[in-house]
RNA sequence: GGAAGUCACUAGGGGUGCCCGCCCGGGCUGAGAUCACACCCUCCGAACCUGAUCCGGGUCGUUCCGGCGCAGGGAAGUGCGAUCCACAACGC
Repeated sequence: GGAAGUCACUAGGGGUGCCCGCCCGGGCUGAGAUCACACCCUCCGAACCUGAUCCGGGUCGUUCCGGCGCAGGGAAGUGCGAUCCACAACGC
């Protein structure tokens, strides 16, 4: 000087659908289903968006499952760092 890190701090990004006619109250999937100092994700990026009023399957129904998808986009800095790597200086 660099790296691993399920570390710390700060900052940033994101979604909130479907069904029971509606409210209420329930049900489904999910980390999260409209607001919570929640949850998930931040480049080794499938959090999330676009394609998409897409394709196949399934369901009462749905962004429910799979495909599309080594497609296109997508939000990070600092510190710590016992271990590892490289280099330098000094001592023997």
A computed fold for a 92-nucleotide RNA from Synechococcus sp. RSCCF101, annotated as TPP riboswitch aptamer (THI element). Rfam family: TPP riboswitch aptamer (THI element). Gene Ontology term of the family: thiamine pyrophosphate binding. From the family's description: Vitamin B(1) in its active form thiamin pyrophosphate (TPP) is an essential coenzyme that is synthesised by coupling of pyrimidine and thiazole moieties in bacteria. The prediction has a mean pLDDT of 76.